This is a predicted structure of a 75-nucleotide RNA (c-di-GMP-I riboswitch aptamer) from Deinococcus yavapaiensis KR-236. Lineage of the source: Bacteria > Thermotogati > Deinococcota > Deinococcaceae > Deinococcus yavapaiensis. Model confidence (mean pLDDT): 89 of 100.

[in-house]
RNA sequence: CGAACGAAACGGCAAACCUUCCGCGAGGAAGAGACGCAAAGCCACGGGACUCUCGAAGUCGGCCGGGUUACCGAA
Numbered sequence: 001c002g003a004a005c006g007a008a009a010c011g012g013c014a015a016a017c018c019u020u021c022c023g024c025g026a027g028g029a030a031g032a033g034a035c036g037c038a039a040a041g042c043c044a045c046g047g048g049a050c051u052c053u054c055g056a057a058g059u060c061g062g063c064c065g066g067g068u069u070a071c072c073g074a075a
Base pairs, nucleotide, nucleotide: 005073006072012037013036018031019030020029021028022027035062041068042067043066045065046064047063048060049059050058051057
């Protein structure tokens, strides 16, 4: 230094519910709020679930896998 790993520390993200806006909808954005998270950062590539105007359509990355990037440094 890198990989693996996840003690400590500095911090980070933010479920549900509520409010406003967008969307036919699943859902998304912002505010507030914390159930949790070592990638709960990003990417719809595969599986899966969901929605619809049923299309070669769409949504979900905090469902699982995969890819990629990143803070710290004990065992």